[in-house]
RNA sequence: GCUGCGGUGGCGUAAUGGUAGCCGCAAUCGCCUCAAAAGCGAUCGGGAGCAAUCCCGUGUGGGUUCGAGUCCCACCCGCAGCA
Repeated sequence: GCUGCGGUGGCGUAAUGGUAGCCGCAAUCGCCUCAAAAGCGAUCGGGAGCAAUCCCGUGUGGGUUCGAGUCCCACCCGCAGCA
């Protein structure tokens, strides 16, 4: 340099072009307990707001589309192969 695959919450991982975040782990709070472990429940990206709620968010920047994590282009990063 060329080719292929990949990049999604703190971590792993799913999601047919149709509410972004399934499932698991970790974490926080609560219940239970004399206390803990186990178990159960809730929460668990960022911002605004007293709150209800709203806005943004799938490596970065564009494009197509009513609608993009998904399709297209460029770039960045990682892995594998070829040279």
The RNA shown here (transfer RNA) has 83 nucleotides and comes from an uncultured Thermomicrobiales bacterium. It matches the Rfam family "tRNA". By type it is a transfer RNA. The coordinates come from a structure-prediction model, not an experiment, and the mean pLDDT is 81.